[in-house]
Record summary: A computed fold for a 98-nucleotide RNA from an uncultured beta proteobacterium, annotated as c-di-GMP-I riboswitch aptamer. Its mean pLDDT, the model's own confidence on a scale to 100, is 83. The model forms 100% of the base pairs in the Rfam consensus. The sequence was found by an Rfam model in a public genome assembly.
RNA sequence: UCUGAAACAAGGCAAACCCGCCGAAAGGUGGAGACGCAAAAUCACCGGCCUACCGGAGCGCGCAAUCGGGCGCCUCCCACGGCGGCGGGAUCACCAGG
Numbered sequence: 001u002c003u004g005a006a007a008c009a010a011g012g013c014a015a016a017c018c019c020g021c022c023g024a025a026a027g028g029u030g031g032a033g034a035c036g037c038a039a040a041a042u043c044a045c046c047g048g049c050c051u052a053c054c055g056g057a058g059c060g061c062g063c064a065a066u067c068g069g070g071c072g073c074c075u076c077c078c079a080c081g082g083c084g085g086c087g088g089g090a091u092c093a094c095c096a097g098g
Base pairs, nucleotide, nucleotide: 001098002097003096004095012037013036018031019030020029021028022027035085041091042090043089045088046087047086048083049082050081055077056076057075058074060073061072062071063070
């Protein structure tokens, strides 16, 4: 430095479901639990995917009405939020063999 299909040694991580906490949600986190994983170790740089609080829009619906343009609902758009166990990329790394 490359390969890891099957192995060797030490092992490691932990999907779904359930419970607690955080969060608007996606999701995160702790416990329990194992579907799987040779990087299922670390990092949101690129792509992709998820959510939409805030914000914007609406020949929409409802309420109020003191004439004021307001409140609530619904729909669409939107990351500044998230996913590393979606792919790429970067960095570190056990064993065996080349």